[in-house]
RNA sequence: GCCCUCGUAGCUCAGCGGUAGAGUGUCUGACUCGUAAUCAGAUGGUCGAGGGUUCGAAUCCCUCCGGGGGCU
Numbered sequence: 001g002c003c004c005u006c007g008u009a010g011c012u013c014a015g016c017g018g019u020a021g022a023g024u025g026u027c028u029g030a031c032u033c034g035u036a037a038u039c040a041g042a043u044g045g046u047c048g049a050g051g052g053u054u055c056g057a058a059u060c061c062c063u064c065c066g067g068g069g070g071c072u
Stems, first nucleotide, its partner, number of pairs: 001071007010024004018055001025043006048064005
């Protein structure tokens, strides 16, 4: 220098055009002599950044940034 791949909640990840979810965590309550476990509720996001296409973009296109891998 070129190619591939990933970037979404505090963390691990889903979602592949119709306006974002799960597990886990955190907080509160129930239960318990108390703690853990369990149960219920709550809390959560400029979808890496900018631009374009579209009625509509996390999703498609372009550029850039960052992580990982490969080739020379």